[in-house]
RNA sequence: CCUUUAUCCAGAGAGGCGGAGGGACUAGGCCCUACGAUGCCCAGCAACCAGCGUGAAUACGCAAAGGUGCUAAUUCCUACAGAUUUUGAUUAGAUCUGAAAGAUAAGGG
Numbered sequence: 001c002c003u004u005u006a007u008c009c010a011g012a013g014a015g016g017c018g019g020a021g022g023g024a025c026u027a028g029g030c031c032c033u034a035c036g037a038u039g040c041c042c043a044g045c046a047a048c049c050a051g052c053g054u055g056a057a058u059a060c061g062c063a064a065a066g067g068u069g070c071u072a073a074u075u076c077c078u079a080c081a082g083a084u085u086u087u088g089a090u091u092a093g094a095u096c097u098g099a100a101a102g103a104u105a106a107g108g109g
Base pairs, nucleotide, nucleotide: 001109002108003107004106005105006104007103008102013042015041016040017039021032022031023030026079027078028077029076043071044070045069048067049066051062052061053060054059075101080098081097082096083095084094085093086092
């Protein structure tokens, strides 16, 4: 880097360092941010893998010392397709479903 499976409306700090942008990419929107964001450390949350127990099994439970992950807003929202609906009508608005893209874990190449 490619691929498979699963998950993505829950949860998580008035701490320290540090000083300018940040919210994945493109576009539009909407936000966060010197009342110091993003980031790093610590702390915390969760429980995918690993561990332990039950079970015929999909699975369920326990624990959190190990490997990861996460800690503004649903993956911040929209972008593509379909359905329903608003409208005299629509390439428009609203709602829902699915896809695409992305993130994370575990497996394969």

This is a predicted structure of a 109-nucleotide RNA (SAM riboswitch aptamer (S box leader)) from Ureibacillus galli. Model confidence (mean pLDDT): 84 of 100. The source organism's lineage runs through Bacteria, Bacillati, Caryophanales, Caryophanaceae and Ureibacillus. Of the family's consensus pairs, 97% are formed in the model.